[in-house]
Molecule: Glycine riboswitch aptamer
Organism: Limimonas halophila
RNA sequence: AUGGCCGUUGCGGGAGAGUCCGGCGGUUCAUCCCGUCGGCGCCGAAGGAGCAACCGCGCCCCGGAACCUCUCAGGCACACGGACCGCGACGGCCGG
Numbered sequence: 001a002u003g004g005c006c007g008u009u010g011c012g013g014g015a016g017a018g019u020c021c022g023g024c025g026g027u028u029c030a031u032c033c034c035g036u037c038g039g040c041g042c043c044g045a046a047g048g049a050g051c052a053a054c055c056g057c058g059c060c061c062c063g064g065a066a067c068c069u070c071u072c073a074g075g076c077a078c079a080c081g082g083a084c085c086g087c088g089a090c091g092g093c094c095g096g
Stems, first nucleotide, its partner, number of pairs: 003094011018040001020039007041076003047072001048070003054064003
C1' cells in the first nucleotide's frame, strides 16, 4: 500500500398486517379526507422482554446472544418509520 473489526454518518434497497366499526372535533355546499377517544380483529424487522440454538473457554462456572418466542411499546391506504443488506466518507482498534 492493502485488508479486517467496531462506532458515527451520507446515498440506495427494504417485508408484514383493517384507508374496519362507532362517538366527538376539524375541512367542505355535501361526500371524501384528517385528528382524537373507545371497541373488535390483525402484524413484527425501531426499541423492550424471554427461552436458549449458537459463540467465547479443555470442562464447570461465568459472559455475550437470534430474523426464535412474547406482543409492553410500535405498526395495519400513501407518507414517515423500519431489523437487515450494498456502496462511500470520518474516527478508533487489530494485523501487516